[in-house]
RNA sequence: AAGACGGUGGGUGAUGGAGUUCACCCGAACUGCCGCACCAGGCGGCUGAUGACUCCUGCCAGGCC
Repeated sequence: AAGACGGUGGGUGAUGGAGUUCACCCGAACUGCCGCACCAGGCGGCUGAUGACUCCUGCCAGGCC
């Protein structure tokens, strides 16, 4: 130095913010799905602002005034 452990703290969960809660990570967690092609690279298509619940904002569709 690396590694391990403990304390403290922080971060992440396919597009924003907040509350609650769950899970994961310590420089990692994370970086959606389908089809074709391709031992990795390319092309086409689809859903969703949540990990889950609720609210707000934004977006999309329909109806009424």